Background:
The RNA shown here (SAM riboswitch aptamer (S box leader)) has 113 nucleotides and comes from a soil metagenome. The model forms 97% of the base pairs in the Rfam consensus. The sequence is in RNAcentral, with records from MGnify. Its mean pLDDT, the model's own confidence on a scale to 100, is 86.

[in-house]
């Protein structure tokens, strides 16, 4: 700085953890993490092409499209919710109000590039 509600697992091996942290709630001897193999899914990056601008005329920059043989990543669940702050509505029988809950919009944090 861009993206994070889409996409996509089988086997060998191994043997109790895994899901980033808390805290939930879930995965896991009907086999976890971990390494192999294979096979997949995206389109960052590299390639291909259109188009503006810029150019020292070599090329940058942005912005569309394309393709999947290369580079990275990813293949339960929305980054699994939440977590700080703000707001709307339950909660609330003429107003008004507390735990507490549903949703929105921003940030942190974390992943990937």
């Nucleotide at each position: 700085c861009a993206u994070c509600u889409a996409g996509a697992g089988g086997g060998g091996u191994g043997g109790a953890g895994g899901g980033a942290c808390u805290g939930g709630c879930c995965c896991a001897g009907c086999g976890a993490a971990g390494c192999c193999c294979c096979g997949g899914c995206a389109a960052c990056c590299a390639c291909c092409u259109c188009g503006a601008a810029c150019u020292u005329c070599g090329g940058u920059u942005c912005g569309g499209g394309g393709a999947g043989a290369g580079g990275u990543g990813c293949c339960a669940a929305c980054u699994c919710c939440a977590g700080c702050a703000g707001g709307u509505c339950c909660g609330c029988a003429g107003c008004a109000c507390a735990a507490g809950g549903a949703c929105c919009u921003g940030g942190a944090a974390g992943a990937u590039g």